[in-house]
The part of an RNA shown here (small-subunit ribosomal RNA, central domain) has 347 nucleotides and comes from an uncultured bacterium. The full RNA is in RNAcentral, with records from ENA, Greengenes and SILVA. The prediction has a mean pLDDT of 89.
Context: one part of a larger RNA
RNA sequence: CUGGGCAUAAAGGGCAUCUAGGCGGUUUCGCAAGUCAGAAGUGAAAAUUCAGGGCUCAACCCUGUCCUUGCUUUUGAAACUGCGAGACUAGAGUACAGGAGAGGAGGGCGGAACUACAAGUGUAGAGGUGAAAUUCGUAGAUAUUUGUAGGAAUGCCAAUGACGAAGGUAGCUCUCUGGACUGAAACUGACGCUGAAGUGCGAAAGUUAGGGUAGCAAAAGGGAUUAGAUACCCCGGUAGUCCUACCUGUAAACGAUGAUUACUGGGUGUGGGGGAGCGAAACCUCUGUGCCGAAGCAAACGCGAUAAGUAAUCCGCCUGGGGAGUACGACCGCAAGGUUGAAACUC
Numbered sequence: 001c002u003g004g005g006c007a008u009a010a011a012g013g014g015c016a017u018c019u020a021g022g023c024g025g026u027u028u029c030g031c032a033a034g035u036c037a038g039a040a041g042u043g044a045a046a047a048u049u050c051a052g053g054g055c056u057c058a059a060c061c062c063u064g065u066c067c068u069u070g071c072u073u074u075u076g077a078a079a080c081u082g083c084g085a086g087a088c089u090a091g092a093g094u095a096c097a098g099g100a101g102a103g104g105a106g107g108g109c110g111g112a113a114c115u116a117c118a119a120g121u122g123u124a125g126a127g128g129u130g131a132a133a134u135u136c137g138u139a140g141a142u143a144u145u146u147g148u149a150g151g152a153a154u155g156c157c158a159a160u161g162a163c164g165a166a167g168g169u170a171g172c173u174c175u176c177u178g179g180a181c182u183g184a185a186a187c188u189g190a191c192g193c194u195g196a197a198g199u200g201c202g203a204a205a206g207u208u209a210g211g212g213u214a215g216c217a218a219a220a221g222g223g224a225u226u227a228g229a230u231a232c233c234c235c236g237g238u239a240g241u242c243c244u245a246c247c248u249g250u251a252a253a254c255g256a257u258g259a260u261u262a263c264u265g266g267g268u269g270u271g272g273g274g275g276a277g278c279g280a281a282a283c284c285u286c287u288g289u290g291c292c293g294a295a296g297c298a299a300a301c302g303c304g305a306u307a308a309g310u311a312a313u314c315c316g317c318c319u320g321g322g323g324a325g326u327a328c329g330a331c332c333g334c335a336a337g338g339u340u341g342a343a344a345c346u347c
Stems, first nucleotide, its partner, number of pairs: 003319004008300001012315001014201004021194003025088007033081002035077008050064005091191001092188003096183003103177007110154001114150008125136002162169002206247001208245004215241002221235003258314006266292010296303002320347003329340004
């Protein structure tokens, strides 16, 4: 390489969107590029295969045959693929009628807690720990009451619950706005699937500039512990955490499971709809989300209509461990660094 694979052994891109490309529903007619059949030409010789023959045999040599799996021309076939024309509605989409939702962006408002400040009451402790100390307090702390200010987060409801492509999203309310689901079946008529590049989104930490800073808290400091203690525990505490604008582009970005489509026993919860029904029930059905399990799969664990089953299309990725996600180069970034990504050597 062929092949075999990718939940946990190496391996699914963090997620989406789209270009090229690849693949593509039912049906009629036509064409004949692919496809299939026939014929002709060509496919050097030698070698090789097979059958003979010649050197006493063999090696060797000669003759014929096959091979040269291909290409070109030509005559046909029309099932399948393709192309052209027409038709269809089961895929896809639009319009209509509904209800659900922490989906997104911006504004307004609220209560609890916390801290600071001011004032009242009040007096010697408070705080902290395994025990202490650093620390705060007679300049009146802690406790308690009232007021003012500030920033951040939104208890209960709350769920194996909901929404979102993923990251993620939670007080209440207003404005703007995306998507999904259900029902009817009016319209379009294959308009579809996937998707190398490209583009956009992308937790936390980090960066730049300007604000903000209650609590928490890397670093740095102090008190303890200890043989030591650059830690775990305690006391305070700066970046940061928050907002605005930009950058960064990575995570155990996980379901460690790419997207789409079809098919394949059941049982039991739960979110959102629909049907029928007197009915909140029981039943049927669509769409999510969990659990248990037939068959099947799997090395096992387990998966099991939300597949890791049975198949199809397209993309990404893997090919012993270390060296190494390193070096070099290139591209991106303000930097930190990121993306791409070896080899020697070694076991």